[in-house]
RNA sequence: GCAGUACGCCAGACGAUCGCCGGCCUGUGUGUCCUUCGGGACAUGGGGGCGGGAGGAAAGUCCGAACUCCGCAGGGCAGUGCGCCGGGUAACGCCCGGUCGGGGCAACCCGAAGGAAAGUGGCACAGAAAACAUACCGCUCGCGUCCGCUUUUCGGCGGACGCGAGUAAGGGUGAAAAGGUGCGGUAAGAGCGCACCGCAUCCCUGGUAACAGGGAUGGCAGGCAAAACCCCGCACGGAGCAAAGCCAAAUAGGGGGACGCUCGAGGACGGCCCGUCCGAAGUCUCCGGGUAGGCUGCUGGACCCCGCCAGCAAUGGCGGGGCCAGAGGAAUGAUCGUCACACCGUGGCUUCCGUCAGGAAGCGGCGGUGGACAGAAUUCGGCUUACGGCGUGCUGCGGCG
Repeated sequence: GCAGUACGCCAGACGAUCGCCGGCCUGUGUGUCCUUCGGGACAUGGGGGCGGGAGGAAAGUCCGAACUCCGCAGGGCAGUGCGCCGGGUAACGCCCGGUCGGGGCAACCCGAAGGAAAGUGGCACAGAAAACAUACCGCUCGCGUCCGCUUUUCGGCGGACGCGAGUAAGGGUGAAAAGGUGCGGUAAGAGCGCACCGCAUCCCUGGUAACAGGGAUGGCAGGCAAAACCCCGCACGGAGCAAAGCCAAAUAGGGGGACGCUCGAGGACGGCCCGUCCGAAGUCUCCGGGUAGGCUGCUGGACCCCGCCAGCAAUGGCGGGGCCAGAGGAAUGAUCGUCACACCGUGGCUUCCGUCAGGAAGCGGCGGUGGACAGAAUUCGGCUUACGGCGUGCUGCGGCG
């Protein structure tokens, strides 16, 4: 320098102007009510001031919780999820540290990683056979027939075919074929025998454990798949802030009460009475439920920052400091200037190389361009996905000294 790998950090800074959304304080206009006549309370409009205003993922809504309501004596079945070991946590399917297996030259990464010696089922095509094993080609032995060679003959040797038996070395099929390699052995073969490796059982040692190492015994159980059913172990009630609670119009409807149904309730004219007119089976009033609307839930919390301590770490403990959106269809923005960063162009200085054409590196100047993914909606802890840049450690390769 290139390629890779793990971890961490940032999400441009400052200022000015113009805006947007909440909160608090303070004047002020209007309306209603109260008043001890000084003023006060409430509602609403418009000023001024102070202070606050998105994220590492606010996203997907995939897990786990808080909180709220409903359900629930206890037990079981069904269903769903998880599944090596230890630790962390409020909890988790998350995180940390290990074990085993797999990938990578390595740093390092990945793993739904219990059970197939409980049962049921499956394993396309090919192949003899896909699991109570079996035998297509081949190999070997015996018998028979025929042929060739040989022999004086009996016979011997070789070959082809058929039948019977042995075998599982070799070939062939397949993703996968009943331990592997080697030596012995055999008619040919075979854990048939032996050595090493593998496997199973038992024991010892180390480790909290998963597991690792060693020893003895056994010639050796048996394929794959449980993200097929299933078995074993553990956990689990449901819905979700549009949860839920409170206040509460108009209209309609429900219930109670009073008055009235021509001996006239009620209404209009009117300050009131009389009066005139209208007028019918309703009218007035109270209660409770629900809707519109409003308030709460609603942001102080498994919270944030710093330091120390315990721990390999995840994380926990202690001390100090801080308050950091809370809207309710959604505000958090725009412009300009300066600085920082990256890139491009241009010209300058310094150093080095040089074949004297020039080239390389660094540092200032001027001009230009650029800054991703994305937007809170009850709140947390995770996971996943999207995305710009910087730093550190480590690994491999190459170059120079």
Notes
This is a predicted structure of a 401-nucleotide RNA (Bacterial RNase P class A) from a Vicinamibacterales bacterium. The RNAcentral record of the sequence draws on ENA. The gene name in the source record is rnpB.